[in-house]
RNA sequence: AACACAUGCAAGUCGAGCGGCAGCACGGGUGCUUGCACCUGGUGGCGAGCGGCGGACGGGUGAGUAAUGCGUGGGAACGUGCCCAUUAGUGGGGGAUAACCUGGGGAAACUCAGGCUAAUACCGCAUAAGCCCUACGGGGGAAAGCGGGGGAUCUUCGGACCUCGCGCUAAUGGAUCGGCCCACGUCAGAUUAGCUUGUUGGUGAGGUAAAGGCUCACCAAGGCGACGAUCUGUAACUGGUCUGAGAGGAUGAUCAGUCACACCGGAACUGAGACACGGUCCGGACUCCUACGGGAGGCAGCAGUGGGGAAUCUUGGACAAUGGGCGCAAGCCUGAUCCAGCCAUGCCGCGUGUGUGAAGAAGGCCCUAGGGUUGUAAAGCACUUUCAGCAGGGAGGAAGGCUUCUGGUUAAUACCUGGGAGUACUUGACGUUACCUGACCAGAAGAAGCACCGGCUAAUUUCGUGCCAGCAGCCGCGGUAAUACGAAAGGCCCGAGCGUUAAUCAGAAUCACUGGGCGUAAAGCGCGCGUAGGCGGACUAUGUAAGUCUCAUGUGAAAUCCCCGGGCUCAACCGGGGAAUGGCAUCGCAUACUGGGUAAGUCUAAGAGUGCAGUAGAGGAAGGUGGAAUUCCAGGUGUAGCGGUGAAAUGCGUAGAGAUCGGGAGGAACACCAAAGGAGAAGGCGGCCGUCUGGACCGACACUGACGCUCAGGCGCGAAAGCGUGGGGAUCAAACAGGAUUAGAUACCCUGGUAGUCCACGCCGUAAACGAUGUCUACUAGACUGUUGGUGCCCUUAAUGGUGCUGGUGGCGCAGAUAAAUUGCAAUAAGUAGCACCGCCUGGGGAGUACGGCCGCAAGGUUAAAACUCAAAUGAAUUGACGGGGGCCCGCACAAGCGGUGGAGCAUGUGGUUUAAUUCGAUGCAACGCGAAGAACCUUACCAGGCCUUGACAUCCAGAGAACUUUCCAGAGAUGGAUUGGUGCCUUCGGGAACCCUGAGACAGGUGCUGCAUGGCUGUCGGUCAGCUCGUGUCGUGAGAUGUUGGGUUAAGUCCCGCAACGAGCGCAACCCUUGUCCCUGACUUGCCUGAGCGGUUCGGCCGAGAACUCUAGGGAGACUGCCGGUGACAAACCGGAGGAAGGUGGGGACGACGUCAAGUCAUCAUGGCCCUUACGACCUGGGCUACACACGUGCUACAAUGGUCAGUACAGAGGGUUGCGAAUGCGCGAGCUGGAGCCAAUCUCUUAAAACUGAUCGUAGUCCGGAUUGGAGUCUGCAACUCGACUCCAUGAAGUCGGAAUCGCUAGUAAUCGCGGAUCAGAAUGCCGCGGUGAAUACGUUCCCGGGCCUUGUACACACCGCCCGUCACACCAUGGGAGUGGAUUGCACCAGAAGUAGCUAGCUUAACCUUCGGGAGGGCGGUUACCACGGUGUGGUU
Repeated sequence: AACACAUGCAAGUCGAGCGGCAGCACGGGUGCUUGCACCUGGUGGCGAGCGGCGGACGGGUGAGUAAUGCGUGGGAACGUGCCCAUUAGUGGGGGAUAACCUGGGGAAACUCAGGCUAAUACCGCAUAAGCCCUACGGGGGAAAGCGGGGGAUCUUCGGACCUCGCGCUAAUGGAUCGGCCCACGUCAGAUUAGCUUGUUGGUGAGGUAAAGGCUCACCAAGGCGACGAUCUGUAACUGGUCUGAGAGGAUGAUCAGUCACACCGGAACUGAGACACGGUCCGGACUCCUACGGGAGGCAGCAGUGGGGAAUCUUGGACAAUGGGCGCAAGCCUGAUCCAGCCAUGCCGCGUGUGUGAAGAAGGCCCUAGGGUUGUAAAGCACUUUCAGCAGGGAGGAAGGCUUCUGGUUAAUACCUGGGAGUACUUGACGUUACCUGACCAGAAGAAGCACCGGCUAAUUUCGUGCCAGCAGCCGCGGUAAUACGAAAGGCCCGAGCGUUAAUCAGAAUCACUGGGCGUAAAGCGCGCGUAGGCGGACUAUGUAAGUCUCAUGUGAAAUCCCCGGGCUCAACCGGGGAAUGGCAUCGCAUACUGGGUAAGUCUAAGAGUGCAGUAGAGGAAGGUGGAAUUCCAGGUGUAGCGGUGAAAUGCGUAGAGAUCGGGAGGAACACCAAAGGAGAAGGCGGCCGUCUGGACCGACACUGACGCUCAGGCGCGAAAGCGUGGGGAUCAAACAGGAUUAGAUACCCUGGUAGUCCACGCCGUAAACGAUGUCUACUAGACUGUUGGUGCCCUUAAUGGUGCUGGUGGCGCAGAUAAAUUGCAAUAAGUAGCACCGCCUGGGGAGUACGGCCGCAAGGUUAAAACUCAAAUGAAUUGACGGGGGCCCGCACAAGCGGUGGAGCAUGUGGUUUAAUUCGAUGCAACGCGAAGAACCUUACCAGGCCUUGACAUCCAGAGAACUUUCCAGAGAUGGAUUGGUGCCUUCGGGAACCCUGAGACAGGUGCUGCAUGGCUGUCGGUCAGCUCGUGUCGUGAGAUGUUGGGUUAAGUCCCGCAACGAGCGCAACCCUUGUCCCUGACUUGCCUGAGCGGUUCGGCCGAGAACUCUAGGGAGACUGCCGGUGACAAACCGGAGGAAGGUGGGGACGACGUCAAGUCAUCAUGGCCCUUACGACCUGGGCUACACACGUGCUACAAUGGUCAGUACAGAGGGUUGCGAAUGCGCGAGCUGGAGCCAAUCUCUUAAAACUGAUCGUAGUCCGGAUUGGAGUCUGCAACUCGACUCCAUGAAGUCGGAAUCGCUAGUAAUCGCGGAUCAGAAUGCCGCGGUGAAUACGUUCCCGGGCCUUGUACACACCGCCCGUCACACCAUGGGAGUGGAUUGCACCAGAAGUAGCUAGCUUAACCUUCGGGAGGGCGGUUACCACGGUGUGGUU
């Protein structure tokens, strides 16, 4: 990549302009060996040449160009070949030159010299106008022939002549085409603001076809620009095209109009037309040829090649048609054009079959295992044959031309024109065309894919995978059950297409003209003055007609779009007619409104302003002055501290501080008044006095007469801090120093302290400069309520009060408005209207940053991006949660007490370590005497070894056997081998049931994984906290709210009152169990009693018996704030009291709302998925779970005298017991043994309760405390006490003398203390669960710690504070700024240089036509030179 191009073709034609004849054909002639040679422009024609016309059209491309262009509409100072019309001509001469011939140079391209020749080539002469010039007298000034035909006349026999046709010359007009000028429109950037010297104008001249600074000389100093000049970037423009409801936005392929370009740059020639795509000259780059001397070339024409690229075709046919060039014509040429080829690139049409067909086949997929789906789909049966294939037929695109015959016209048989016939010159490239037929041509035959299926968005399941692989337009999917990845099955959408990518418009009211906003989301300049600009009061007249309305005319090319009807079978497509083309221009008309005009006018309560009389005020500037206070100085009195803080210290002080007294100095600020008060544009303004000065308000009258509003640029003012110069410096006080605080403390606190704070002058120009609300005008409830200034009226007073008008400044509050905030605005609007004008905004970050400009002494200010990056950022509100926020309240939460833990020894659990294994789980509260209510084997899940494989266990099938049992051997045992006894039960006689053995397979089995796949159960907040919700209604755009908040009260969302709420549910309470009374009632023996009565007696209620009582366990009663008083709101309720066994839920228990913690448990059980299957299953023996430098939790026992020891004496409750509890008796020091009465329990037994009490002893001691540890001896359980049990006796006699920091429990029959029982269990509790005995102390109170409830508040949290989140640093990468520099591009200025060409000049050279007095001249050419100028070069800047 307007990159470079091989090859072929794309512009020629005319012999009726000319001289001619190289080649072809024909004719003629000559020679003659009848078939050959030669001659001959004679004919058809024709290479090359002269000449004419055309190569300026047609075809291509879009580089340049922001206006020399294009579009629309106008204009005057022009040209115009061929064409049309008209007028007049076309007479007579001359000199050359190509071709050709001869010779020369060169590789070639080409060229030189000499000689001959023609013309419609060239040049005079004549004539000529309505042409041109003019000094108005005049002057200048053209042409060309060729062809056809011919009656009369003439002829040198060629012709003349006549005529027709084509040409030629001059002139006028037209048409067409072109040149020029003007107005309007025509992209972006102001981080481009000034540009311009031929620049703007004039006069004159030159030049051009023509106006013109187009060029030149002189004169003047202009011209353009904020309505955007200049500069920079980008770009051919238009009709149209795409999109859109439109307005618009984007775009400029095909077709059509215009422009520009032709390898890059420059230049002219010729011509009617060019500064020329297939012409010329020059410069440059590149390519090619070469004999190295020199030459040639230009596909952005048609094909085609290379290259580049995501990507774009055949080196085709024909001039048959349409059109163009030339020609009289025939005709020739035509890559224009018409056709064909390639490409599903687009649009349109058609096909790939139709009907029937349920056994709903097979196969696939899914499955709840029944079935469903693919699916009438297929097969099968019956049909059809478009298209493609084969065969045959067959339009239209053709009009003309030529030949000939015949009319008209004519002198004519020319010419012109009409008709007929013929000819096909192959009149058809396409073309095997379109179309038709095939009456049995053939046969369902040759013809379906692509994307998608989480939502948007129509369409779902299974498997695989396991934050991997991958998907993705946005949200997002994937971490073992993925409708989102991949595959399959099915489905859905389109269909010869379907998807992807890129791009444009729409949706997007998301740049808003139509049609947006700015109090808090982005957005009002800090404030004013004011220029341009925009907008502007009432009335009248006149005129205008710019805006405005309307009529007409011209134009708005055609095509396209739209409408109507038409042609291809339809459609796409094509042709006809219409409409439309919103525009521009011209010419009329109208004149209400707006604007302009009138040396027009008027108005004034009108908007604005001036004057007059008053008023209030921290308005401003400069000057003067006052007192209080702080500090300092000197002095007096006086003595030990002062000061400061949470507490201190630094600091000051015996050299006399602080305190106090009076005196002096100096600077700064002005208490009270003082107020939501005042004045000012804002910033800002505060003692008092006067001077100067701005503005506002009010009142009544007079005046001016629209003078107004807003305001881009511009100008001014502008807190604090800061800067410069010079003063001043009391206080305060950045920086700094010291002391504290702290882990640190460059802080907060303290002691000091410098700039500064103050003044003058000059800068700076910013603030949350805020009402986060621009200025101006009008209107819209309030007879509401303050305050400040002025004033009217009324009534009055010592003061004043009432009621109006008006200027400011506040509060409240409708309508309205707002996304919302209803505790916000609301006459001081954020309302309405219309206004009017200005400023500003367009997702977050980057960034108010970089670069550039401007300002500044600096600090910095102002103007102001992009790359890159995110899918959000933000506002208002809602519900929660949280807060070292607030209010109210509760709890053994603190406090007040009692007793512990933490220290010791031991027990037990855990961590850690160790080990073959020390099985697993539980891990803050809420794991850790937990699962485990009890590991020697078993349990047991772990380890080592041995052993089994349908299995230790379940179901089914087949075979065998009753089941079962005795004994022996091997082995650690499992197991293996041998062996004894035994033939059972039911029966319909077939068999069956239970059990056991063997075999095969379905299957068993798993304490293997996942508690983050689950059920169930449980913990926890919280063993009782008081909450959690719903229906209807109402409010809110909505999330949601209300109810449930509020005032009281309660243990309580308990109850009462109030209330846009009214009700209801789950919780609370009550109902249940137990305990307290026995007042009541009935009942019973094993219990009770004999203090009722009776009998017996061994004299013991011992026995029989038995009313009551106690008791047992059933049923009732009882307590409800019911009664009284007070408080309270006449409520709920609270306080006190009476009665009562019990008093305000009497005590205790069970009972656990909605939910939280992915809390715990797959090892109780169940269960999805995954995993193992001669093992991760099963059995056996032994070992381990009991290890031990250590750490922690929970307990027991102690440390002693409220005690230990010894002796004596007394009083429970609740439980357990036949594989059991086990009495009496006897033995043993004892554990225990013996024994076997009694008891399946109110009967017997465990079972003597202990602390207590009485007496004795011990006397503060590591002890007569404490009992660990160890040695010995035993008992019991059990196959078995070695690892590894409990207990007893003797001996031993450790630590420990009340426990650091810290921490736990408990509010009454509680803590503390004492013993008893039970579950588990062969045995093995200091644990756990229960039982009773003795039996306290304290609670002022709610500030604090912890936890909780309600209301409220803030929030950037919502995984919800264990939240969120900021900055530095380290490393890597991305983008950007700066940067020593470096390489391009473009451009300004100054200069050098100067090809070709044109113009001017020219003394050199040269020259056919004309003139000539023949000498020469006129004119021309070459050469030279000057001017302009391309390429190129130098220097120095700018931009990128």